[in-house]
Predicted 3D model of a 73-nucleotide RNA (transfer RNA) from Parcubacteria group bacterium RIFCSPHIGHO2_01_FULL_40_30. The organism belongs to Bacteria candidate phyla, within Bacteria. It matches the Rfam family "tRNA". By type it is a transfer RNA.
Formats: sequence, C1' cells, structure tokens
RNA sequence: GGGCAGUUAGUUCAGUGGUUAGAACGCGUCGUUGACAUCGACGAGGUCGGAGGUCCGAUUCCUCCACUGCCCA
Repeated sequence: GGGCAGUUAGUUCAGUGGUUAGAACGCGUCGUUGACAUCGACGAGGUCGGAGGUCCGAUUCCUCCACUGCCCA
C1' cells in the first nucleotide's frame, strides 16, 4: 500500500428500515441470613465510533474518516 471483518450499557453480545434500543454478567437499593454467599424484587447506566447522504422514517442502506483484528504484498 491492497483486501476482508468488526465498532451498540462497565464487560461479552443480540438487534438487516418503523412507534418507548435489549439480554446475560457486573453495579446500586430492598427482602431473605447471626453474618457472607446463593436466591428473589426493584432500579441506575446508551450522543448505537465520527461526519455526510438516501428515505416519510436509519442502530440497520450508501460514501468518507478514525480505531481494532485478520490476510496479502
């Protein structure tokens, strides 16, 4: 330098065009316990990497950029 894949909650990930963006683990509060763990209930936490475009409507489609990984040279 070229190609491919990825970027969504603190972490690992789902979500392939539609109304309030989700799960598990983690975190907080409460219950349970002599206490801890487990378990149960409730809750907080997201400019969906950035910019632009298409569309009535974009996390999703297109373009560019940034970053991460792999392959080729």